Notes
The RNA shown here (transfer RNA) has 73 nucleotides and comes from a Patescibacteria group bacterium. Its mean pLDDT, the model's own confidence on a scale to 100, is 81. Its Rfam family is "tRNA". Lineage of the source: Bacteria > Bacteria candidate phyla.

[in-house]
RNA sequence: GCGCGCAUAGCUCAGUUGGCAGAGCGCUUCGUUGACAUCGAAGAGGUCUAUGGUUCAAGUCCAUAUGCGCGCA
Numbered sequence: 001g002c003g004c005g006c007a008u009a010g011c012u013c014a015g016u017u018g019g020c021a022g023a024g025c026g027c028u029u030c031g032u033u034g035a036c037a038u039c040g041a042a043g044a045g046g047u048c049u050a051u052g053g054u055u056c057a058a059g060u061c062c063a064u065a066u067g068c069g070c071g072c073a
Stems, first nucleotide, its partner, number of pairs: 001072007010025004019056001027043005049065005
C1' cells in the first nucleotide's frame, strides 16, 4: 500500500426483515438474616466511534474518516 472483520451501559456481548435500545456480571436502594453470604424486588447508568447521505423512520442501508485486529504484498 491492498483486502477483510470489529466499534452498542463500567466490563463481556445480543439486537434476525429498517419500526419503543436490551441481557449477564458489576453498582445503588429495599426486603430476608442476630450479622454476613446467598436469594428476592426495585432503580440508576447510552451522543449505538465520528461526519455526511438515503428514508416517513437508521444501532441496522450507503460514503468517508478514526481506532483496533487478521490476511496479502